About this RNA:
Transfer RNA from a Candidatus Dadabacteria bacterium, 76 nucleotides, folded computationally. Rfam family: tRNA. The family's RNA type in Rfam is transfer RNA. Rfam's curators write: Transfer RNA (tRNA) molecules are approximately 80 nucleotides in length. Its family is annotated with triplet codon-amino acid adaptor activity in the Gene Ontology. Model confidence (mean pLDDT): 81 of 100. The source organism's lineage runs through Bacteria, Pseudomonadati, Thermodesulfobacteriota and Candidatus Dadabacteria.
[in-house]
RNA sequence: GGGCGCUUAGCUCAGUUGGUAGAGCAUCAGCCUUACAAGCUGAGGGUCGCAAGUUCGAGCCUUGCAGCGCCCACCA
Repeated sequence: GGGCGCUUAGCUCAGUUGGUAGAGCAUCAGCCUUACAAGCUGAGGGUCGCAAGUUCGAGCCUUGCAGCGCCCACCA
């Protein structure tokens, strides 16, 4: 330098054919318990790496950039 993949909640990950973003764990509260844990119920928490474009509408399509990983090439 070229190619491919990934980037979504504190963490690990879903998100179908574009139609107002979810799960598990964790956290907090309540119930239960003498108490703790476990269990049950509920709540809070992200505008989806950054920017732009297309569209009535973008996590999803397009472009640029950034970060991480893999492969190839080049130099030494």